[in-house]
Molecule: TPP riboswitch aptamer (THI element)
Organism: uncultured Ignavibacteria bacterium
RNA sequence: ACUCCCCGUUAGAGGUGCUGUCGAGUUCGACGGCUGAGAUCAAACUCUUGGAACCUGAUCCGGAUAAUGCCGGCGCAGGAAAACGGUUCUCUCCUCCA
Repeated sequence: ACUCCCCGUUAGAGGUGCUGUCGAGUUCGACGGCUGAGAUCAAACUCUUGGAACCUGAUCCGGAUAAUGCCGGCGCAGGAAAACGGUUCUCUCCUCCA
């Protein structure tokens, strides 16, 4: 001097399904099960352009499952929300000492 990662402060973006029992019968509520960081239970979790957090495509395609974006494809497809400070690594130059 300098980016990424990481940390901090403030600000912002996002998702909340599938299913069982019971109670009311429209579909809601309560208590459970599955996956997951998170299932509007959190003021929590994740993400903020070096952006797969998340949305569209999608009433999509293949495979599993009790069932479900549950897994993979789609996807170097299209969209999508930021500023500052700090630490470390690394590199270069100058000075001093040996």